[in-house]
RNA sequence: GGGCGGUUAGCUCAGCGGUAGAGCACUGCAUUCACAUUGCAGUGGCCACAGGUUCGAAUCCUGUACCGCCCA
Repeated sequence: GGGCGGUUAGCUCAGCGGUAGAGCACUGCAUUCACAUUGCAGUGGCCACAGGUUCGAAUCCUGUACCGCCCA
């Protein structure tokens, strides 16, 4: 330098054009002598960044940044 894949909640990941979800974690309540477990409720994300397409973009297109793999 070239090719491919990835970037979404604190962490691991889903979501494949129509107002963003799960598990774990965290907070509160109940349960316990207490802790743990369990149950219920809740907090938390301008979807890496910038443009473009579209009535509408996390999703499609282009560029940039970072990470990984392969080739030279």
Notes: This is a predicted structure of a 72-nucleotide RNA (transfer RNA) from Candidatus Staskawiczbacteria bacterium RIFOXYC1_FULL_38_18. The coordinates come from a structure-prediction model, not an experiment, and the mean pLDDT is 83. Rfam family: tRNA. By type it is a transfer RNA.